[in-house]
RNA sequence: UCUCGCGGGAGAGGCCGGGUGCGGACGUGAGUCGACCCGGCGCCGAAGGCGCAACCGCCCCGGAAACGCUCAGGCAAAAGGACCGCGCGAG
Numbered sequence: 001u002c003u004c005g006c007g008g009g010a011g012a013g014g015c016c017g018g019g020u021g022c023g024g025a026c027g028u029g030a031g032u033c034g035a036c037c038c039g040g041c042g043c044c045g046a047a048g049g050c051g052c053a054a055c056c057g058c059c060c061c062g063g064a065a066a067c068g069c070u071c072a073g074g075c076a077a078a079a080g081g082a083c084c085g086c087g088c089g090a091g
Stems, first nucleotide, its partner, number of pairs: 001090002004087005013041001015040006024033003042075003048071001049069003055063003
């Protein structure tokens, strides 16, 4: 320094309309919620990507942010998550 494991880990609509499905959750039932697809407006920034650049270097050139842009991604939970800590292993 890197893979992996464990723990911590923010922000922003559980938005509106239409459709599909009846696989999921709740319910005695009627149903309700949720999921997926399409369209719409609003928003976030810490996967990734792109840009400027302080700064750095082997200074021809190259590397480069937690800054910016939001293509992607995300806006209840879950999942993900830059980054931080601990641990085994490898170089």
About this RNA:
The prediction has a mean pLDDT of 76. Predicted 3D model of a 91-nucleotide RNA (Glycine riboswitch aptamer) from a soil metagenome. The model forms 90% of the base pairs in the Rfam consensus. The sequence is in RNAcentral, with records from MGnify. It matches the Rfam family "Glycine riboswitch aptamer". Rfam's curators write: This family represents the bacterial glycine riboswitch.